Notes: Predicted 3D model of RNase P RNA and transfer RNA as a complex of 425 nucleotides.
């Protein structure tokens, strides 16, 4: 240098002038105002209210092992497996010998056979033609009864035999998934569980428009049920709670205050731990709007584009904008920095 | 903001649940009928099953992730 692989970072900076949302404050005016994904709403948890959440069916998630963690479908280290010369990188990776289903076309046959083969036996001059062996041989298909090679054999066949490869069992490491050695069985035999479905574990609903308080206005009118009923509480049942509930349609209000941000949160530093992450400590306080502010504009510079290579020009600056809070996941994303590793060439 | 659904011919929809051949009206073309034309009667064309990935031997249908579209949700009585 070239090609690539794994990880982290930034997301244009200053600075005048006009402005908005909040917090303090008579005022003046000071302080403060989006992200890494605020997105999708895919998961998990807090909070909330449904009776403080019970019991059983049905229904949903997850699925090698082990730790993290408030939890998880997420992280971290393993183990297998596929992929890649490598650095590394992917994997919904329990159980089709619990049962059940489905495998279209093709092809002889699709979980079972005999079309062409081969061989024996009897017939026949012969071509063949019957009956029996065979699954090695051919074509078909995604898949054809462990693979190759050699003994045998009328022709063959794990029928036997080395070897590989399957299962089971027994020691050895290892928490465990497993891994590695013996040993036995000649191989009870295809895929497909992101088909029902079995096992193991976990799972009460609804969601800040939950809800909880103040205050304003207004008009009732039909319908379903009636304490051996109704209505709510997860679909259903069981068990609770309440006694008027439930519903259309029509009508009033479109106000205010709390929830609402100090949090499993964050920076620094340091200790444990392979991490993932915990523990100590000392520091700041950092958005809270409610039809929803975080924005305009010049200057400088700063990246980057052009081109006549000049500190010339420039209507260039990705993705996208908080709405109860967090942990994750996924997707979107100009440009640019930085680190670790592999391969290849070249020169010394 | 939060919770739901839907996407297949030019228009409206069935097929999905239980994977194998894509169909139904209407529209559109041709061709008979009519004196024309409509209505009827044969007949035909016409599909990236929204995109992407993935499980499978095979995906419209099964799973993921992504786009566009659509509906419902305030409080008093």
């Nucleotide at each position: 240098u070239c090609a690539g692989u794994a990880g982290g970072g930034c997301g244009g900076a200053u600075g005048a002038u006009c402005g908005c949302g909040c917090a303090u404050g008579c005022a003046a005016a000071u302080g403060u105002g989006a992200g890494g994904a605020a997105a999708g709403u895919c998961c998990g948890g807090g909070c909330u209210u449904c009776g403080c959440a019970g019991g059983g069916c049905a229904g949903g998630a997850u699925g090698c092992c082990g730790g993290a963690u408030a939890a998880c479908g997420u992280c971290c280290g393993g183990u297998g497996g596929a992929g890649g010369u490598g650095a590394c990188u992917c994997c919904a990776a329990g159980g089709c010998u619990a049962g059940u289903g489905c495998a279209a076309c093709a092809g002889a046959a699709a979980u079972a056979a005999a079309c062409u083969g081969c061989c024996a036996u009897a017939g026949g001059u012969a071509a063949c033609u019957a009956u029996g062996g065979u699954g090695a041989u051919g074509g078909u298909g995604g898949a054809a009864a462990g693979g190759c090679g050699g003994u045998g054999u009328a022709a063959g066949a794990g029928a036997c035999c080395a070897c590989c490869g399957u299962a089971u069992c027994u020691g050895u490491g290892g928490u465990a998934a497993c891994a590695c050695a013996g040993a036995u069985a000649g191989c009870c035999a295809u895929g497909u569980a992101a088909a029902c479905c079995c096992c193991a574990u976990c799972c009460g609903a609804a969601g800040c428009a939950a809800g909880a308080c103040c205050u304003a206005a207004u008009a009732g009118a039909g319908a379903g049920c009636g304490a051996u009923a109704g209505a709510c509480u997860u679909g259903c049942c069981c068990g609770g709670u309440c006694u008027g509930c439930u519903u259309u349609c029509a009508g009033g209000u479109u106000g205010g205050u709390c929830g609402c941000u100090u949090g499993a949160g964050c920076u620094u530093a340091u200790c444990g731990g392979u991490a993932a992450c915990g523990g100590u400590a000392a520091g700041a306080c950092c958005a809270g709007a409610u039809a929803g502010a975080u924005g305009a504009u010049c200057a400088u510079c700063u990246c980057g584009g052009c081109u006549u290579u000049a500190c010339g020009c420039u209507a260039g600056g990705a993705c996208a904008u908080a709405a109860c809070c967090c942990g994750g996941c996924u997707u979107a994303c100009a440009g640019c920095c930085c680190u670790g590793c592999u391969g290849g060439u070249g020169u010394u | 903001c939060g919770g739901c659904g839907a996407u297949u011919a030019g228009c409206g929809c069935a097929g999905c649940c239980c994977g194998g051949u894509a169909g139904c009206g209407c529209a559109u073309c041709u061709g008979g009928u009519u004196u024309g034309g409509g209505a009827c009667c044969a007949g035909a064309g016409g599909g990236u099953c929204g995109c992407a990935g993935g499980u499978u031997c095979g995906a419209a249908c099964c799973c993921u992730g992504c786009a566009u579209c659509g509906c419902c949700g305030a409080c008093c009585a």